[in-house]
RNA sequence: GGGGACGUAGUUCAGUUGGUUAGAACGCAUGCCUGUCACGCAUGAGGUCGCGGGUUCGAAUCCCGUCGUCCCCGCCA
Numbered sequence: 001g002g003g004g005a006c007g008u009a010g011u012u013c014a015g016u017u018g019g020u021u022a023g024a025a026c027g028c029a030u031g032c033c034u035g036u037c038a039c040g041c042a043u044g045a046g047g048u049c050g051c052g053g054g055u056u057c058g059a060a061u062c063c064c065g066u067c068g069u070c071c072c073c074g075c076c077a
Stems, first nucleotide, its partner, number of pairs: 001073007010026004019057001028044005050066005
């Protein structure tokens, strides 16, 4: 340098032809339970969907650019 995959909550991930409020588990906070802790139960907080732009009535999803991580190929030494 060329090609490919991935980027969504603190972590690991889902998100079915674009559709109204973006979800799960674990973790976290509060309360209940208990002599205490754990377990269990209830409620809640937490996300610019990597970033910028475009298409569209509407984008996590489609297009372009860009950044980062990983893999393969090539070049130099």